[in-house]
Context: one part of a larger RNA
């Protein structure tokens, strides 16, 4: 910027691109075969390994602003309870996210055309011949069938809804304001380097706080009780708790501006 008004969903599918693996056991069958040894095709069924896709309810890793013990130091005047700094001091556990080593699924099925290859009829050449005219079967390969992308596919597709008869003016493929709309702009993440996307912006639960819950740690501080003390115990499944899930407008998404059709 086109895609012959402007928009806002839903699509078709030209055309690209993934993907395509195998093995093992069991049946049939110790059957066909074959003096025996030894041993099938064709079918039908389980099951693994690589490989790949998605996911995080399981198991398990990480989780540098969760929890708990602990050693040394320095400070909070001191006990006591704490905070810095030693690698995150060290050590034991760990929510969300992200993850394999976890789970789940994929290669199926099945059409067409065909390769070597086998074959039917069947001349040239009374015979013979798969060919010469003619007509089969035939592969993990090829073209679909399965998965993604995709109308700048400029041949610019399609389908649905929405929006329109203002104003100026040198009357032009002209200019202004607007309309559905969309953009700035502001909370934010399922999104993400940065655009870009996806939610919401007071008619509102978009983050933050709060409240109350899931997990997480594992039993707080004071204070009592027993012990000379370390230490123990009761209050008490206790205190504390990033990301999780709901409720709730206390905060902040206030306010404004900009663009954008003229009946095609």
């Nucleotide at each position: 910027c086109g895609u012959a008004a402007g928009a806002g969903a839903u699509u078709u599918g030209a055309a690209g691109g993934g993907a395509g693996c195998u093995g093992u056991c069991c049946u049939u069958a110790g059957u066909a075969c074959g003096a025996g040894a030894g041993g099938a095709c064709c079918g039908g069924g389980a099951u693994a390994g690589a490989c790949u896709g998605a996911c995080c309810g399981c198991u398990g890793g990480u989780g540098u602003a969760c929890c708990a013990g602990u050693u040394g130091u320095u400070c909070u005047g001191c006990c006591a309870a704490g905070a810095g700094c030693a690698u995150a001091g060290c050590u034991g556990g760990g929510u969300a996210g992200c993850u394999a080593c976890g789970u789940c699924g994929g290669g199926a099925c099945g059409a067409g055309g065909u390769a070597a290859a086998c074959g039917c009829u069947g001349a040239a050449g009374g015979c013979a011949u798969c060919u010469a005219a003619g007509c089969g079967u035939g592969a993990a390969a090829c073209u679909c069938c399965c998965c993604c992308u995709a109308a700048g596919a400029u041949a610019a597709g399609a389908u649905c809804u929405c929006u329109c008869a203002u104003c100026c003016u040198u009357u032009a493929u002209g200019g202004a304001g607007u309309a559905a709309g969309g953009c700035u702009c502001g909370u934010c993440g399922u999104a993400g380097a940065c655009u870009a996307u996806g939610a919401c912006g007071u008619u509102g639960a978009u983050a933050g706080g709060u409240c109350a819950g899931a997990g997480g740690u594992g039993g707080a501080a004071g204070c009592g009780c027993c012990g000379u003390a370390a230490g123990g115990u009761g209050u008490g499944u206790a205190g504390c708790u990033g990301a999780c899930u709901g409720a709730u407008a206390c905060u902040a998404a206030u306010a404004a501006g900009c663009c954008g059709a003229g009946g095609g």
Molecule: large-subunit ribosomal RNA, domain VI
Organism: metagenome